A computed fold for a 1464-nucleotide RNA from an uncultured bacterium, annotated as small-subunit ribosomal RNA. Its Rfam family is "Bacterial small subunit ribosomal RNA". Rfam links the family to the GO terms structural constituent of ribosome and ribosome. Model confidence (mean pLDDT): 82 of 100. The RNAcentral record of the sequence draws on ENA, Greengenes and SILVA.

[in-house]
RNA sequence: AAUGAACGCUGGCGACGCGCCUAACACAUGCAAGUCGAGCGAGAACGUAACUUCGGUUACUAGUACAGCGGCGAACGGGUGUGUAACACGUGAGAAUCUACCCAUUAGUGAUGGAUACCUUCAGGAAACUGAAGUUAAUACAGCAUACGACCCUUCGGGGAGAAAGGCGGCCUCUUUGCUGCCGCUGAUGGAUGAGCUCGCGGCCUAUUAGUUUGUUGGUGGGGUAAAGGCCUACCAAGACGAUGAUGGGUAGCCGGCCUGAGAGGGUGAUCGGCCACAUUGGGACUGAGAUACGGCCCAGACUCCUACGGGAGGCAGCAGUGAGGAAUUUUGCGCAAUGGACGAAAGUCUGACGCAGCGACGUCGCGUGGAGGAUGAAGGUUUUCGGAUCGUAAACUCCUGUUAAGUGGGAAGAAAAGCACAUGGUUAAUACCCAUGUGUCAUGACGGUACCACUAGAGAAAGCACCGGCUAACUUCGUGCCAGCAGCCGCGGUAAUACGAGGGGUGCAAGCGUUAUUCGGAAUUACUGGGCGUAAAGGGCGUGUAGGCGGCCUAUUAAGUCAGUUGUUAAAUCCCUCAGCCUAACUGAGGACUCGCGAUUGAUACUGGUAGGCUAGAGUGCAGAAGAGAGAGGUGGAAUUAUCGGAGUAGCGGUAAAAUGCGUAGAUCUCGAUAGGAACACCGAUGGCGAAGGCAGCCUCUUGGUCUGUGUCUGACGCUGAGGCGCGAAAGCGUGGGGAGCAAACAGGAUUAGAUACCCUGGUAGUCCACGCCGUAAACGAUGAUCACUAGAUGUGGCUUGAGCUUGCUCGGGCCGUGUCGCAGCUAACGCAUUAAGUGAUCCGCCUGGGAACUACGAUCGCAAGAUUAAAACUCAAAGGAAUUGACGGGGGUCCGCACAAGCGGUGGAACAUGUGGUUUAAUUCGACGCUACGCGAGUAACCUUACCUAGGUUUGACAUGCUUUUGACAUCCGUGGAAACACGGCUUUCCAAGUUUACUUGGACAAUUGCACAGGUGCUGCAUGGCUGUCGUCAGCUCGUGUCGUGAGAUGUUUGGUUAAGUCCUCUAACGAGCGCAACCCCUGCUGUCAGUUGCUAAUACUUCGGUAUGCACUCUGGCAGGACUGCCUGGGAAACCAGGAGGAAGGUGGGGGUGACGUCAAGUCCUCAUGGCCCUUAUACCUAGGGCUACACACGUGUUACAAUGGCUGGUACAAAGGGCAGCAACCCCGCGAGGGUGAGCUAAUCUCACAAAGCCAGUCUAAGUUCGGAUUGGAGUCUGCAACUCGACUCCAUGAAGUUGAAAUCGCUAGUAAUCGCGCAUCAUAUCGGCGCGGUGAAUACGUUCUCGGACCUUGUACACACCGCCCGUCACACCACGAAAAUCGUCUGUACCCAAAGCCAUCUUAGCUAACCUCGUAAGAGGAGGCGGGUGUCUAAGGUACGGGGGGUAAUUGGGGUG
Repeated sequence: AAUGAACGCUGGCGACGCGCCUAACACAUGCAAGUCGAGCGAGAACGUAACUUCGGUUACUAGUACAGCGGCGAACGGGUGUGUAACACGUGAGAAUCUACCCAUUAGUGAUGGAUACCUUCAGGAAACUGAAGUUAAUACAGCAUACGACCCUUCGGGGAGAAAGGCGGCCUCUUUGCUGCCGCUGAUGGAUGAGCUCGCGGCCUAUUAGUUUGUUGGUGGGGUAAAGGCCUACCAAGACGAUGAUGGGUAGCCGGCCUGAGAGGGUGAUCGGCCACAUUGGGACUGAGAUACGGCCCAGACUCCUACGGGAGGCAGCAGUGAGGAAUUUUGCGCAAUGGACGAAAGUCUGACGCAGCGACGUCGCGUGGAGGAUGAAGGUUUUCGGAUCGUAAACUCCUGUUAAGUGGGAAGAAAAGCACAUGGUUAAUACCCAUGUGUCAUGACGGUACCACUAGAGAAAGCACCGGCUAACUUCGUGCCAGCAGCCGCGGUAAUACGAGGGGUGCAAGCGUUAUUCGGAAUUACUGGGCGUAAAGGGCGUGUAGGCGGCCUAUUAAGUCAGUUGUUAAAUCCCUCAGCCUAACUGAGGACUCGCGAUUGAUACUGGUAGGCUAGAGUGCAGAAGAGAGAGGUGGAAUUAUCGGAGUAGCGGUAAAAUGCGUAGAUCUCGAUAGGAACACCGAUGGCGAAGGCAGCCUCUUGGUCUGUGUCUGACGCUGAGGCGCGAAAGCGUGGGGAGCAAACAGGAUUAGAUACCCUGGUAGUCCACGCCGUAAACGAUGAUCACUAGAUGUGGCUUGAGCUUGCUCGGGCCGUGUCGCAGCUAACGCAUUAAGUGAUCCGCCUGGGAACUACGAUCGCAAGAUUAAAACUCAAAGGAAUUGACGGGGGUCCGCACAAGCGGUGGAACAUGUGGUUUAAUUCGACGCUACGCGAGUAACCUUACCUAGGUUUGACAUGCUUUUGACAUCCGUGGAAACACGGCUUUCCAAGUUUACUUGGACAAUUGCACAGGUGCUGCAUGGCUGUCGUCAGCUCGUGUCGUGAGAUGUUUGGUUAAGUCCUCUAACGAGCGCAACCCCUGCUGUCAGUUGCUAAUACUUCGGUAUGCACUCUGGCAGGACUGCCUGGGAAACCAGGAGGAAGGUGGGGGUGACGUCAAGUCCUCAUGGCCCUUAUACCUAGGGCUACACACGUGUUACAAUGGCUGGUACAAAGGGCAGCAACCCCGCGAGGGUGAGCUAAUCUCACAAAGCCAGUCUAAGUUCGGAUUGGAGUCUGCAACUCGACUCCAUGAAGUUGAAAUCGCUAGUAAUCGCGCAUCAUAUCGGCGCGGUGAAUACGUUCUCGGACCUUGUACACACCGCCCGUCACACCACGAAAAUCGUCUGUACCCAAAGCCAUCUUAGCUAACCUCGUAAGAGGAGGCGGGUGUCUAAGGUACGGGGGGUAAUUGGGGUG
């Protein structure tokens, strides 16, 4: 785009079309083929009228109806598509034919005869119907006569056989009869029309159908037909068809056309038209011009109906209609008015053909459902950022119009032929008849009072459907929450769904819109036009060669192909163009154009083909040489392994990562000698050679194939390819017979392992080897078929040949054939290929067409078997695949870094305790954090509070905010009672400011309480809706951009290479050049110096002193501001440079040390319980208040710490030296008391002033003496101190007593590279109190680093990848379960078909007939009649439908069980 459509929702009108695609299933009822009296005989009745003797008769009806004989028609028209793969159809030819009616021409139409239906009378039968007797006519039937032409015979003179029908008019006639017109009849010729027959070509699938055929193929004779012909028959011959697909199977009516497509094609064969076939199924003939006959006959079968059971009737695939089937397809209508048909002389009759109407949105086309104005942008809906926006000029409202529908009135065309009358003309003897023309007249309409026209009223009666994630035009809200659902493909839905459902809005089409089904297109996705095969599917394993296809140069000829002209045909309709008719369009008409093709004919001759002749460039051959693991056969050689024998010799050998099995004292291994046997051939050896491929390797001989080079002898296109065929064909395997050293499937043992039916080891059989025969497959690979030609080069190597130069063994070349590497053009999706093409052309073959199922099933062929070859489908998926890209990953590679390892020091893991977590428990043990990157984490302090949890008691505008509102003037404090408290009740007590004024109130405001309404409140949920903040990779050196360039593209380049660095730091190279975020630097602390300043700091010097200090001073220390200083700056060496190594100077040297600073990003990392916040949820509760409890539980497990286990130590005594901090709700000195914690007192200090505050390790002495201790301090008892409302759950500390585990810690694991580790103490934050944690401070103060193999993490380059959620990836197979389709299967069911035989209806044909019957003609007979011919009937035979029997074959259904496959 389309449809004979169907379904869902909806539905105003008209025009024109179309309407059982399924059951060729079954059919009730009506109709669909009759007509002619001008072919024939006969011939009513009802009724009316008259008459009547009332019984009836007559006339009209009426020569009418019905029926019969006869003629023509019924073979057309109408229906359907079963069959048919065929001369059925289409197209084009052809010869051996027929053709009623029609046309033309021609000749006739004489004279006779016997019957018969109808009818009458009987008879049988239920009926259908039938029989007998009698009677009669014809255009019915039969002879006779005649015979132009045709036919047969012929001696070519002739002979033979063979027709007919009349009717109606006119004229004439006494009649007979004659003439004539028309319609008929007969013979003949021709035409037209129709039909039969033959042939060329064309159009489906299947080879998992390869051979078929016996009247088959041909001939002769005969028969038969309208006609050629094996059409039939007898005989003879053995042919005929087939890979260009016979035969078989499946499917199917064919065509003009129709749909689609740019076309070529593909699909289709409704309506209309041509042809064919069929008419319940099968068979058969009759009649006829024509049938093997839809509404005829006979027989057989199935079915239905009637029946008196004896027997009969029927055929809608005609029009309506019914049932059934189905997703699905109409009225039992009107009319012959028109067109057409049959009959008729005609009028006319018949016509379900046809014309019309009805039903159906089934389709196409046309029209309408109103038009203009109308902004408070109404109400309402929806939405909202709450402002608004949108539906929306839409509505309302105002003014109009009047299509369609409705009503009233009018009202066509389709209908003029024919008939009749008249006139004229023609014909004729004719004023009959007939024909033509004209005039007049008389009719005839189903549709239908329809189309159309006018008028009336009135916007009144007339819009839906699908869609809105992308493709694809059109977006929002709510509901739902991987549910319900959607879906053409991709895919949506798991609590913010533009994808589900609904609303609003929008988009598209519109009386329709969607869905489903089907066809073509897009699809170059079967590729003729117009594809491919190295890696995506696809080159046969290789050769040889048949058919076939293709084929070198020249000449002549032919004209088959080819080309051109003319011509016939290509039906009409359709399509296209123009014009015309319906208002328009659809529709219809007319004209034109077109019509691939096929035939005939005339030409052309370049090319192809044919024929003839020639040539040598292709191909082959000869001659002369050459190389080679080419093949087959026979010999032969040495090394090595093994075995046997002998000698010598002793305890092991062997094997592995390590072992063991195994061998060995019965003497192994090792070693020497001898012997045997089998297999394979080191070095040469290669990137080499040969072969068609598989493949081929010691040496020698024989036989043999191919190739190459040179030459140019000979042949003269002999060529290339090659479906089938034939042959060869690794390894493994099979058969028979040998052989068997080594190796070695299977097997055994030992190891390894969770297991180990493996890898490793010890053994070991088939096999490997030979001969003969099978098998016929491989990643049989260059994943690249064969042949020919052409198209830049460079460089190796094998073979042959040739030129030049000279030094005669070298150099430089040329040609041909092989075999490699690199590379241009070109090609390719890219990778890559590139004269050995995957380039450019030519020829031929093979093969491919999404993945899986499936290198499978079934069938067939081959095979001994294994199996091979050929080769599907159901079902299932939306992919499978190629090449390349970026990442990620690798028990890949390279380079480099890091306390990463190593080297060291000290720990953890074992003990006790502290603390956090899990688990368990509990009324609650609030919540969060979970590898590194949770676990002394949030928490920088849980006794109450905190607190979020639990229990109990309470409150409900609330503990807290804002606004409005009611009431009050205070509220609060205080006191009392109850209570655990919150709180409740009671009491005491009572405002302020301003204005008005009646001096007691009113109004307003502030403040406070109170009532009610809005609202508050939530540590409730979602960190996977978020912001912010944070952790981690990682202070790792990376992450990107612009322009340019490369690539089809993703992308690449830059950012890579070579150096260098801590660094993508810098240099260099460079199709890149630059730039940004990171690095570094800038900032802070610290280390040196200078300068400024000098109190609360300092005190060198001086003075004074009650010896404590004070004064003076600011030099020093110190404090804290500002400067300086370090930059590879200098030197040496290396280097291209960057830079590196060393040195000098310097307080400091190569980023001096430390800190802060964290790129693009990753982990849906953490946090809704800091805060903020969307959505959801609670609202007398998930909010709020209070008391008590809990967060502190405790069989257990883990993390992080503290203290220890002691002598480098503990204890006792003495003694020395810090830094950095804190302090008014505070730090607190001195002094007194207490063993002590502490208490009392309280100077000083808002701090360089006072204080916390004695630093400790250290040092100097003493003691302990290796022990569960004078180590260790847990636990417990008692007594206390402090803080606080409160120390029970549940604080810290002190004293006395007690004195547990623990003697250096398994596997494993952590930190640290210098003022670091280790060790020692001090301070601070939080804080009423309370620290072994955290954050800081200083004191003492090491060891080690060879180095980068390994572990972990990271960076760069490179490589592989089937990964991309990215290796915590992906993914294979069994097993278990469910479902699905398929194969096999004992068997079973029906179907189609073949062969043979049996039976054989009807019927044609043949033949017989001395039963029987019998009009025409013949003979005899006066006649009656008899006989004959012929016919009927009957018999027999051939053929044969249906039926039966037997044996097969094809395909199909079902099936216990079974097999694999697919999906989950």